[in-house]
């Protein structure tokens, strides 16, 4: 420097134009003499600007950050 892939909660994955969702994890309540497990319920995320569109996590462009991969000098 080319080329791809990838960036969604604190971790770890979904959702692939039309209310953004789950497991752990936190935080409150129930249970227990008390803890743990177990139940209930809550908090909280689409990497940054523009562009299409009624509408974007999703499409396109540009950057940014990782990561694969190849070519160039040395």
């Nucleotide at each position: 420097u080319g080329u791809c892939c990838a960036g969604u909660a604190g971790c770890u994955c979904a959702a692939u134009g039309g209310c953004a969702g789950a497991g752990c994890a936190c935080c409150g309540g129930c249970c227990u003499g008390a803890u743990a497990a177990g139940c209930c319920g809550g908090u909280g995320a689409u990497g940054u600007c523009a562009g299409u569109u009624c509408g974007a996590u999703u499409c396109u462009g540009a950057c940014c950050u990782g990561g694969a991969u190849g070519a160039c000098c040395a």
Molecule: transfer RNA
Organism: uncultured Gammaproteobacteria bacterium